A computed fold for a 73-nucleotide RNA from Candidatus Vidania fulgoroideorum, annotated as transfer RNA.
The RNAcentral record of the sequence draws on ENA.

RNA sequence: GAAGUAAUAUUUCAGUGGUUAGAAUAUCGGUUUGUCAAACCGAUGGUCGCGGGUUCGAUACCCGUUUACUUCG
Numbered sequence: 001g002a003a004g005u006a007a008u009a010u011u012u013c014a015g016u017g018g019u020u021a022g023a024a025u026a027u028c029g030g031u032u033u034g035u036c037a038a039a040c041c042g043a044u045g046g047u048c049g050c051g052g053g054u055u056c057g058a059u060a061c062c063c064g065u066u067u068a069c070u071u072c073g
Stems, first nucleotide, its partner, number of pairs: 001072007011024003018056001027043005049065005
């Protein structure tokens, strides 16, 4: 220099263009127990990397850009 993949909750990741963006985990609270842990119940937490475009409608498609990684030279 060229090509590709990824970016979504604290973290690890789901999410066929369509009804309120979810799970596990973490944190907090409650139940249970002699205590802790475990188990169970609940709550909190998201400008879906950023800027545009297409569409009636975008986390998902298109363009640009940033960061990380991989391959080629």

Rfam family: tRNA. Rfam classes the family as a transfer RNA. Model confidence (mean pLDDT): 81 of 100. The source organism's lineage runs through Bacteria, Pseudomonadati, Pseudomonadota, Betaproteobacteria and Candidatus Vidania.